Source information
Bacterial RNase P class A from an uncultured Halieaceae bacterium, 346 nucleotides, folded computationally. The sequence was found by an Rfam model in a public genome assembly. Of the family's consensus pairs, 97% are formed in the model.
[in-house]
């Protein structure tokens, strides 16, 4: 002095005339006068999980859907916190669709000899033959070279005719108990030449857990209007309803499909609840638990606007419809913390 990562705050401000919505007060009733509150950190995507509202007779039997290391947290989750694994950056971080391949089934061009109980293109050793040339056969190999994303675990010594776990070290892979830790796991150590011989379950599938279904245009009241209509087939149960399917019990009903008419008004739900904000305890944290305080938008063809002036970091993405927890996209800037690399000087 530079360039990064993590995390919080805020969302241009102030003044004046005017006008809008909701409460609440006064006033006599005028679309009046005065108070006072009035979009967001994502309100946006309807991707999750719920609060609430309604249907839910009872049994069984299934399907589909969603999570997927471990422990907490929470109303609850697919969300957050810490931890472990892996991955990935120099590094502070960051990301992870992390159960199972010895339960079956599938896939995997092309090259390559060979792609999973697969092998000899080159080539190396051994031996025979011969036109004697680096030709031909035959045996034995899988260490060396090529293909390929991936080829019979990797180094390194010994060993052999040439080689190979063929045989030693060390690693890795299995399996076994002790140690640590609530747990996934983690470390010593002992044992086996080892089929654990590949990859893929964001393939299908096992496997754990977890789930009734509609939804504020849910629903309850009040008011008011029409035509309590017409026709066609089937009909007292081998149909229809009882809110995820199927079957049985029970229980109630006439049921299908076209044409036609009315009515699309009002009140409620609609904002005080898993609420903000300060403090104090308790915990690694997510967060709990107390103890003060505060009331903070409800329209409904859609309310917060337009004009002047002045300040300044010159303002970017964008507007609430029943309500909350959360992920996820978009984004101009300011400000303050904490940490990490470089480089310089001492």
């Nucleotide at each position: 002095c530079g360039a990064g990562u993590c995390g919080a705050u805020u969302a241009g401000g102030c003044g004046g005339c005017c006008g809008c919505u909701g409460c609440c007060a006064a006033c006599u009733u005028a679309u009046u006068u005065g108070g006072u509150a009035g979009a967001g950190g994502a309100a946006a995507g309807u991707c999750c999980g719920g609060g609430c509202u309604c249907c839910a007779g009872a049994g069984a039997u299934c399907a589909g859907a969603g999570u997927g290391c471990c422990a907490g947290g929470u109303a609850a989750c697919g969300c957050c916190u810490g931890g472990g694994g892996g991955g990935u950056g120099u590094g502070a971080g960051c990301c992870c669709a992390c159960g199972g391949a010895a339960a079956g089934u599938g896939c995997a061009a092309c090259a390559g000899a060979a792609a999973g109980g697969a092998a000899a293109c080159c080539g190396c050793c051994u031996g025979a033959g011969c036109u004697c040339g680096u030709c031909u056969c035959a045996g034995g190999u899988a260490a060396g070279g090529g293909u390929g994303a991936a080829a019979a675990g990797g180094u390194g010594c010994g060993g052999u005719a040439a080689g190979a776990g063929c045989g030693c070290a060390c690693c890795g892979c299995g399996c076994g108990g002790c140690u640590g830790g609530c747990a996934a796991c983690a470390g010593a150590c002992g044992u086996g030449g080892c089929g654990a011989u590949g990859g893929u379950a964001a393939a299908c599938c096992c496997c754990a857990c977890u789930c009734g279904g509609a939804g504020c245009a849910a629903g309850a009241c009040c008011a008011a209007a029409u035509a309590g209509g017409g026709a066609u087939c089937c009909u007292u149960a081998u149909g229809c309803c009882g809110u995820g399917a199927u079957c049985u019990c029970c229980g109630g009903c006439g049921g299908a499909u076209c044409c036609g008419g009315g009515u699309a008004g009002g009140u409620c739900g609609c904002u005080u609840c898993a609420g903000g904000c300060g403090g104090a305890u308790g915990g690694c944290g997510a967060c709990a638990u107390c103890c003060g305080u505060c009331g903070c938008a409800g329209a409904u063809g859609a309310a917060u606007g337009g004009u002047c002036g002045c300040c300044c970091u010159c303002g970017a993405c964008a507007g609430a419809a029943c309500c909350c927890g959360g992920c996820u996209u978009a984004u101009c800037g300011a400000u303050c913390g904490a940490c990490u690399c470089a480089u310089u000087u001492u």